A computed fold for a 110-nucleotide RNA from a Cyclobacteriaceae bacterium, annotated as SAM riboswitch aptamer (S box leader).
It was read from a public genome assembly, where an Rfam model found it.
Of the family's consensus pairs, 97% are formed in the model.
[in-house]
RNA sequence: GAUUUAUACAGAAGAGGUGAGAGAACAGGCUCGAUGACCUUCUGGCAACCGCUCGUACACACGGGGAGGUGCCAAUUCCUGCCAUUGCUAUAUGCGUGGAAAUAUAAGUU
Numbered sequence: 001g002a003u004u005u006a007u008a009c010a011g012a013a014g015a016g017g018u019g020a021g022a023g024a025a026c027a028g029g030c031u032c033g034a035u036g037a038c039c040u041u042c043u044g045g046c047a048a049c050c051g052c053u054c055g056u057a058c059a060c061a062c063g064g065g066g067a068g069g070u071g072c073c074a075a076u077u078c079c080u081g082c083c084a085u086u087g088c089u090a091u092a093u094g095c096g097u098g099g100a101a102a103u104a105u106a107a108g109u110u
């Protein structure tokens, strides 16, 4: 890099460094940012995917814990884009709902 499965409206910030853009990509919106964002280092925290462990249990499975491996700590994955809609308002192009695609993370396979 490719691919499979699962999840994505919950949760979790302080300090040092740096100094201009940042929010994955394209487009449109909206937002964050010299009262210092983004990034980075340290510390702290969240979560419970893997692992470990405890309980129920034949097992599957479910629940509790968090000292290990990842991950994460503005906004739903910030929102929309494509399709459907015998949902709402209604002349739907609006709103809502469902799905797809893309992306991210975990655990496998290659």
Base pairs, nucleotide, nucleotide: 001110002109003108004107005106006105007104008103013043014042015041016040017039021032022031023030026081027080028079029078044073045072046071049069050068052065053064054063055062056061077102082099083098084097085096087095088094